[in-house]
Context: one part of a larger RNA
Molecule: small-subunit ribosomal RNA, 5' domain
Organism: Candidatus Altimarinota bacterium
RNA sequence: GGAUGAACGCUGGCGGUGCGUCUAAUACAUGCAAGUCGAACGAGAAACUCGGAUUUAUUCGAGUGGAAAGUGGCGGACGAGCGAGUAACACGUACGAAUCUGCCCCAGACUCAGGGAUAACUGUCCGAAAGGAUGGCUAAUACCGGAUGUCCUCGCAAGAGGAAAGCUACGGCGGUCUGGGAGGAGCGUGCGGCCUAUCAGCUUGUUGGUGAGGUAAAGGCUUACCAAGGCUAUGACGGGUACCUGGUGUGAGAGCACGACCAGGCGCGAGGGAACUGAGACACGGUCCCUACUCCUACGGGAGGCAGCAGUAGAGAAUCUUCCGCAAUGGGCGAAAGCCUGACGGAGCGACACCGCGUGGUGGAUGAAGCUUUUCGGAGUGUAAACACCUUUUCUGAGGGACGAAGAUCUGACGGUACCUCAAGAAUAAGCCCCGGCUAAUUCCGUGCCAGCAGCCGCGGUAAUACGGAAGGGGCAAGCGUUAUCC
Repeated sequence: GGAUGAACGCUGGCGGUGCGUCUAAUACAUGCAAGUCGAACGAGAAACUCGGAUUUAUUCGAGUGGAAAGUGGCGGACGAGCGAGUAACACGUACGAAUCUGCCCCAGACUCAGGGAUAACUGUCCGAAAGGAUGGCUAAUACCGGAUGUCCUCGCAAGAGGAAAGCUACGGCGGUCUGGGAGGAGCGUGCGGCCUAUCAGCUUGUUGGUGAGGUAAAGGCUUACCAAGGCUAUGACGGGUACCUGGUGUGAGAGCACGACCAGGCGCGAGGGAACUGAGACACGGUCCCUACUCCUACGGGAGGCAGCAGUAGAGAAUCUUCCGCAAUGGGCGAAAGCCUGACGGAGCGACACCGCGUGGUGGAUGAAGCUUUUCGGAGUGUAAACACCUUUUCUGAGGGACGAAGAUCUGACGGUACCUCAAGAAUAAGCCCCGGCUAAUUCCGUGCCAGCAGCCGCGGUAAUACGGAAGGGGCAAGCGUUAUCC
C1' cells in the first nucleotide's frame, strides 16, 4: 500500500448492486417450510332443489352437490440448512471393470380367464390421553394363485422357472416383459494437496490362497481351513489441526495466505445404534431401541427434536423482519383446470462493502465585523461572508405512469415503484483524522518528568512546532480514524 462476512469511537443527505451469528453442531415458545391425484376405489357431511307427512316445531324419500377422513398411486432420497466429524479414494484429476437405475426417449412382444380378503363404515369394549382390542359389511390400478410367453433366468442338453390393470368425456391415458439410449448412482486404481520424530516401529481378518456365504456388483465384505505374510526413514503407527474443489486476497511474477457469498462434491440432522419400505435412504420436518434434556398426565402412561423461514433466550466485540406473493423461474402431484412450494421472486432493517450523486454556480475589496497574531506599522482567516444575478441534481407538493406477461383473451407480489412532466425555493444535507522525523501540514496560551502522548525513534523537569486548548494549515470525505487478521 492492498484486502476483510469485520468490530469499536466520532459523524451521517440520497440512490444502485451485493453482503449480514466468523462465538454455543447451545436450548428453543409460536406460526408456516410436502404434498397431490375423484380420469385407480368404496363410502359420502354441509348446503340447495323437488315430492310426501305434519301438531307449522319438524320429519321422511329422491336428486344435485361435494367437505373431512380412508384404501390405492406418485412424491416425501429433490429442494432448503449447517460444517460437528473426516488426513480418507473424502475431494480434485485421469484411467478402469465386476454393476444397478423410478420418471423420460426409441424398438419388439403381450395386456387372457378367475379367486379370497381388508380399511373406511357400523356394533361392543378398554384407556385421563396418546391410542388400542374385538364382531359384522364392502371396493379397487391393493393382494393372490392359474394360462400364454416374443423374450429373460438357471442348465452342456433335456428340461425347469418367470408377467400384466384398468380408467375414459372414446380423443386418449395407462399396465407387463425384453433389448437399447439419455441422465443418475455404486465400485477400483495412478497422481495431487497440512503440521509433528520431544510419535520408530505398526498389524492377527492382519497379508495371500482354497471352499462356502453375502451383495445390484469385484473384493477378507463375512466365515471355516491352509500358508506367514503385509506396511515403514520416499516417515508406517501415533498425536495435533482441518470438510475438499472451482476459486478468493495479495504479489511484477514465483509464491504466500484463505476456502464468507455463488457453483460442484462429501459429511451431518439432540448424542449413540439399527433396520424397514422403496428404483433410490440406513432416510432433517419416517420407524424402532438406548442416553441426556424439555413438556403433558387421572401417576397407569404418553409427547418432542429450528444445523428449514422468521423469531426467542443464552454466549459474544459482533450479525436483520415472528413481512408480501406464487405474477415470474424452478420443483412435486394431476389428462387438465389447478393445488402445494419460507425453493424462489420481492419488500423491510444495517454506511457492512463497492459504485454513483449531492450538500450549489457566477460575480463580489476601500479586503466589513468577529477571532488569532503582532516588532503595534501591520499580517492572517479571505472572494471566504454580506450583497447581486443564475440554476434546481437532490428534497417537498401536484399530474401522468411502465417493461418484466410467455400466450389471441386473462393473469404483477414488487408498485402507484422506476421513469416522465409541472410548481416553489439556495432552499433539506459535513464531518473525521493529523501538523517533531519517518510524513503533506506552525504559531500563541496553559502545564512544568505533573497531567499526559506514543506505530518506531522518542516528547514533558518554566519560553514544549511532540502533552491540553485556540487560531491557522494539511489529508481524506458521507465518511474518517483505531483495533484485529492476511499478502